[in-house]
This is a predicted structure of a 388-nucleotide RNA (Bacterial RNase P class A) from a Cytophagia bacterium. It was read from a public genome assembly, where an Rfam model found it. The prediction has a mean pLDDT of 75. Of the family's consensus pairs, 98% are formed in the model. Rfam family: Bacterial RNase P class A. By type it is a ribozyme. The source organism's lineage runs through Bacteria, Pseudomonadati, Bacteroidota and Cytophagia.

RNA sequence: AACAUAAAUUGGCUUAUCGCUUAUGAAAAUAAGAGGAAAGUCCGGACAACACAGAGUAGUUUGCUUCCUAACGGGAAGGCAGUAUUGAGGCGACUUAAUAUUGACAGACAGUGCCACAGAAAAUUAAACCGCCUUUGCAAAAAGGUAAGGGUGAAAAGGUAGAGUAAGAGCCUACCGCUUGUUUGGCAACAAACAAGGCAAGGAAAACCUCCUACGUUGCAAGACCAAAUAUGCCGAUUUUUAUACAAGUCUUUGGCUUGUAUAAAUAAAAGUUACUCGCUUCAUAUCGGCGGGUAGGUUGCAAGAACGCCAACGCGAGUUGUCGUCAAGAUAAAUGAUAAGCGUGUAGCAAUACAAACAGAAUCCGGCUUAUAGAUUUAUGUUUUUA
Numbered sequence: 001a002a003c004a005u006a007a008a009u010u011g012g013c014u015u016a017u018c019g020c021u022u023a024u025g026a027a028a029a030u031a032a033g034a035g036g037a038a039a040g041u042c043c044g045g046a047c048a049a050c051a052c053a054g055a056g057u058a059g060u061u062u063g064c065u066u067c068c069u070a071a072c073g074g075g076a077a078g079g080c081a082g083u084a085u086u087g088a089g090g091c092g093a094c095u096u097a098a099u100a101u102u103g104a105c106a107g108a109c110a111g112u113g114c115c116a117c118a119g120a121a122a123a124u125u126a127a128a129c130c131g132c133c134u135u136u137g138c139a140a141a142a143a144g145g146u147a148a149g150g151g152u153g154a155a156a157a158g159g160u161a162g163a164g165u166a167a168g169a170g171c172c173u174a175c176c177g178c179u180u181g182u183u184u185g186g187c188a189a190c191a192a193a194c195a196a197g198g199c200a201a202g203g204a205a206a207a208c209c210u211c212c213u214a215c216g217u218u219g220c221a222a223g224a225c226c227a228a229a230u231a232u233g234c235c236g237a238u239u240u241u242u243a244u245a246c247a248a249g250u251c252u253u254u255g256g257c258u259u260g261u262a263u264a265a266a267u268a269a270a271a272g273u274u275a276c277u278c279g280c281u282u283c284a285u286a287u288c289g290g291c292g293g294g295u296a297g298g299u300u301g302c303a304a305g306a307a308c309g310c311c312a313a314c315g316c317g318a319g320u321u322g323u324c325g326u327c328a329a330g331a332u333a334a335a336u337g338a339u340a341a342g343c344g345u346g347u348a349g350c351a352a353u354a355c356a357a358a359c360a361g362a363a364u365c366c367g368g369c370u371u372a373u374a375g376a377u378u379u380a381u382g383u384u385u386u387u388a
Base pairs, nucleotide, nucleotide: 001384002383003382004381005380006379007378008377009376010375012343013342014341015340016339017338018337020033021032022031023030024029035359039370040369042368043367044366045365046364047219048218049217050216054278055277056276057275058274059215060214063211064078065077066076067075068074079105080103081102082101083100084099085098086097087096088095089094106210107209111208112207114203115202129150130149131146132145133144134143135142136141158176159175160174161173162172177199178197179196180195181194182193183192184191185190223300224299225298226297233291234290235289236288237287238286240266241265242264243263244262245261246260247259248258249257250256251255270282271281272280273279307326308325309324311322312321313320314319345356346355347354348353
């Protein structure tokens, strides 16, 4: 210097004329006017209305540690276990460093199941197909030993090296690994060191399951108000008990019984509470269901916020706190534009010049995630080439 990969920022600027919307103004005029994703509607909320009483059993959901945040399936910093490339150390098994990258990362001694086929054998330390060794035998072969080598498989009685053996084997030794215990460091997940032990009964919960976390509904077409109009309409369904008062009747007459009406309480049905049960709440001027009529207009919600910006302090960081400053669209069938000139970017060209310029369009608001994106700039890593 070129190419490739990943990430971050940006993704046109100025002037003039005319036009549209909002605010202020009597008017003239002044000021402002669509994004990094406004998209998807996948998560979490703010806000609004209704409900609110929990308990048990289910259902869905979360899953290493600490921290940030209003919260989240988000973010930051760590831990552990992997993968790839490169370098270093080691006889070897392996160890270690850097860079990039992945994790659906609680529990397998609470329990129940599963590991097909292949293979000798997938577990009460089992099993012996080929092979190896010893003995017998002319040979074929037989008996015994073995689990180091080979085969099957996702996985086969921890691995490497040595010594030892008839041949072998943690049989023994060293190292790596594993189990248990103690100490030290760390808020923690965890890490390191030392000691003892020949030590393996594995895998998988993205099998059922156990444990932990959370869970009301609807959503700005939520809600609130005004005006107008109509039929503040009609029909049907909704259980009993107790007490009090009144009326009527009756009898065995200072009283008892029956019926009706009214009031109060309880209760059934119904509705609500993530689902079901129990409980609780509402409940006759009520609730549920059906038929039918009027209205579709206007105002508000509606842009001041978990807001933005500079600086400072604290923090590894995500972020937090403080002073000062700013107000940056609010439409309602939907505005935020058009033209001209110049500058800037890219391609082609010696130049003049010509051509081109991505994804895309607010609708209650905010924090994330995901998807789309021409070009330009910057940073990091890798490869190739050149120069010193």